Overview
Predicted 3D model of a 165-nucleotide RNA (Lysine riboswitch aptamer) from uncultured Mediterraneibacter sp. The source organism's lineage runs through Bacteria, Bacillota, Lachnospirales, Lachnospiraceae and Mediterraneibacter. The RNAcentral record of the sequence draws on MGnify. It matches the Rfam family "Lysine riboswitch aptamer". Its family is annotated with lysine biosynthetic process in the Gene Ontology.
RNA sequence: AGAUAGAGGUUGCAUUUUUCAUGAGUAUGGUGGCGGAUGUGUCAGGAACAGAAGAAAUCAUCAGAAAGGGAAAGAUGCCGAAAGGGAAAAGACUCCUGAAUCCUUUUCCUUGGGCAUGACGUGAAUAACGGCAUGACUGUCAUCGCAGGAUGGAGAGCUAUCUGA
Numbered sequence: 001a002g003a004u005a006g007a008g009g010u011u012g013c014a015u016u017u018u019u020c021a022u023g024a025g026u027a028u029g030g031u032g033g034c035g036g037a038u039g040u041g042u043c044a045g046g047a048a049c050a051g052a053a054g055a056a057a058u059c060a061u062c063a064g065a066a067a068g069g070g071a072a073a074g075a076u077g078c079c080g081a082a083a084g085g086g087a088a089a090a091g092a093c094u095c096c097u098g099a100a101u102c103c104u105u106u107u108c109c110u111u112g113g114g115c116a117u118g119a120c121g122u123g124a125a126u127a128a129c130g131g132c133a134u135g136a137c138u139g140u141c142a143u144c145g146c147a148g149g150a151u152g153g154a155g156a157g158c159u160a161u162c163u164g165a
Stems, first nucleotide, its partner, number of pairs: 001163006009079001012078009028063006038050003042099005082111008091102002112138002115135004120130003140153005
C1' cells in the first nucleotide's frame, strides 16, 4: 500500500410492509343565511373556464378525507451503517411559461456514536427531527502514568488475518 473479515449500541443505522394514534371534525363537498364582484387552493404572467340565474370571504348545518411527520411489530440490507449542507441534471405538481416546493441521481464538503440541557430552525404539534453550544457517557487510537486514571485526536479512523514493497 492492497484484499478479506469484524467491533461500537439508554432502542446501533437505513429502507420497506402492516397496524395504531396524530393530522382533524381540518381540507373538501352538499344545503341554507349573510355578502355584492371576483374566483379557479404557493407566487407572478398568459390562456381558458365559472360568476348578478349571485364570485370570493364569513356563519350555521349535514357528510367528511389524504399526504408529509411519529410509535410498535415484522422483513430486508447493513456498521459512513447513515445524517446534514452546497452544486448540477432529470422528474413530480400545472392548461402553458417562469419561480418556489417535493423527489431521484451524480458530485463536493461536514459529522466516531447515542444521551441530557439551552436558544434557534423545520413542523399542525407540547410529537419528532436538524445543525450549533455546553455537559457527562461510550467505543477506538495516541501520549503520559506502576496503577486507578489524565490529556488529546478523528470514521480518510480502529481491530484481526493474508498479500506485496